[in-house]
Context: one part of a larger RNA
RNA sequence: UGACGGGGGCUCGCACAAGCGGUGGAGCAUGUGGUUUAAUUCGACGCUAACCGAGGAACCUUACCAGGACUUGACAUCUCCGGAACCCCGCAGAAAUGUGGGGGUGCCUUCGGGAGCCGGAUGACAGGUGAUGCACGGUCGUCGUCAGCUCGUGCUGUGAAGUGUACCCUUAAGUGGGCAAACGAGCGAAACCCUCGUCCUGUGUUGUAUUUCACGGGAGACUGCCUCGAUCAACGGGGAGGAAGGCGGGGAUGACGCCAGAUCAGCGUGUCUCUUACGUCCUGGGCUACACACGUGCUACAAUGGCGGCCACAGCGGGUAGCAAUGCGGUAACGCGGAGCUAAUCCCCAAAAGCCGUCUCAGUUCGGAUUGAGGGCUGCAACUCGCCCUCAUGAAGCCGGAAUCGCUAGUAAACGCAUAUCAGCUAUGGUGCGUUGAAUACGUUCUCGAGCCUUGUACA
Numbered sequence: 001u002g003a004c005g006g007g008g009g010c011u012c013g014c015a016c017a018a019g020c021g022g023u024g025g026a027g028c029a030u031g032u033g034g035u036u037u038a039a040u041u042c043g044a045c046g047c048u049a050a051c052c053g054a055g056g057a058a059c060c061u062u063a064c065c066a067g068g069a070c071u072u073g074a075c076a077u078c079u080c081c082g083g084a085a086c087c088c089c090g091c092a093g094a095a096a097u098g099u100g101g102g103g104g105u106g107c108c109u110u111c112g113g114g115a116g117c118c119g120g121a122u123g124a125c126a127g128g129u130g131a132u133g134c135a136c137g138g139u140c141g142u143c144g145u146c147a148g149c150u151c152g153u154g155c156u157g158u159g160a161a162g163u164g165u166a167c168c169c170u171u172a173a174g175u176g177g178g179c180a181a182a183c184g185a186g187c188g189a190a191a192c193c194c195u196c197g198u199c200c201u202g203u204g205u206u207g208u209a210u211u212u213c214a215c216g217g218g219a220g221a222c223u224g225c226c227u228c229g230a231u232c233a234a235c236g237g238g239g240a241g242g243a244a245g246g247c248g249g250g251g252a253u254g255a256c257g258c259c260a261g262a263u264c265a266g267c268g269u270g271u272c273u274c275u276u277a278c279g280u281c282c283u284g285g286g287c288u289a290c291a292c293a294c295g296u297g298c299u300a301c302a303a304u305g306g307c308g309g310c311c312a313c314a315g316c317g318g319g320u321a322g323c324a325a326u327g328c329g330g331u332a333a334c335g336c337g338g339a340g341c342u343a344a345u346c347c348c349c350a351a352a353a354g355c356c357g358u359c360u361c362a363g364u365u366c367g368g369a370u371u372g373a374g375g376g377c378u379g380c381a382a383c384u385c386g387c388c389c390u391c392a393u394g395a396a397g398c399c400g401g402a403a404u405c406g407c408u409a410g411u412a413a414a415c416g417c418a419u420a421u422c423a424g425c426u427a428u429g430g431u432g433c434g435u436u437g438a439a440u441a442c443g444u445u446c447u448c449g450a451g452c453c454u455u456g457u458a459c460a
């Protein structure tokens, strides 16, 4: 100087408390461990791994396994030879591949040839998702949007170093004020940026009964005004006006550093290593296994509910290899068909809520797992291993032990919708969007984490 303390003081944070809803029990989905397996590819492991990389594993993906094949190679550059490229058909084969036949002759040209493409030969080389994240770059997580981390000069100290950055007040903040051997400065905080909320204004078709809406420009909020407190400083309490106050709500933005944190499988890259194989192609299988254990979720256990009928109201987005209306067929999934739309024009397009009826507390008209049968869709192909519909079947489950998580307002909770990926989908996941819309916070003793000052130390 740090780090640490079951030392102290001060102060914060959904940290506790006060509340609301969950997880832990059930079934299922999903990830992980384990076990199994020819293979169940690899990575991630307290917080900071476990619906994580994966924003789509039937083939492909794919890195794994079995088998069948190739060796200048699936891909790049160079040298030489031949042929236009390319298209069609047959045979063997699971395909990769091998083999045979036919069609076809382009562009530029100084007529030598050349560009491009295909096939072959040779070796230089290619290739590796092989190892090392304890060799690295880059990127990211975390402490933490916490208020800290430093520098120049000066001063103090033999020196490491200290001071500045301490102290008092204040703030969300090393924010600001006061004082002080310090005076200044930088990276952070704040502001500048985007967005939502009010008003004015310009333009406007596809939009419009309405300054609604869309896209621009501007105004507005600054403790400016009043009052009380305070060193009459910073600032704090209350009030007026206002759409909005005292950081208005949300986002983007992450200091010096810490964890030899994560990633050599996104990419790049040093070194090591494989080279008729640890490279490459193909078919099939596997990544979907299942005594079990853990994480994250979905659906429930019902009457604030289930079922039937009637009947409203969004926003974000997406759409031409696409979105698809009205209509027709089908109980339905879906099919037929195709108006319109390259989209403020057309389409995808709501649910909970509300009203009426029924069920009357029951493992039930709750719950929907599982299984059987029949159908639909995508795709070369749904056996391993897709989704959807209908009928039948109806399991566990009567609110969950110890323990544990989220959330302070348009939040939690509840309800649906859109979308990326995508042929299809195992999406209950991710990212967004609107609709309905609470309760509670006395307080800081305690738990966890953090900041400043101080104290002890046999630790560095």
Base pairs, nucleotide, nucleotide: 001460002459003457004456005455007454008453009452010451011450012449013448015444016443019407020406021405022404023403026299027298028297029296030295031294032293033292034290035289042053043052064285065284066283067282068281069280070279073125077124078123079121080120081119082118083117086103087102088101089100090099091098092097107114108113127274128273130272131271132270136268137267138263139262140261141259143257148187149186150185151184152183153182154163155162156161167178168177169176193251194250195249196248198219199218200217201216202215203214204213222245225239226238227237228236229235301400305359306358307357308356309355310354317348318347319346322341323340327336328335329334366397371392372391373390374389375388376387377386413436414435415434416433417432418431419430
Predicted 3D model of a 460-nucleotide part of an RNA (small-subunit ribosomal RNA, 3' major domain) from an uncultured bacterium. The RNAcentral record of the full RNA draws on ENA, Greengenes and SILVA. Rfam family: Bacterial small subunit ribosomal RNA. The prediction has a mean pLDDT of 86.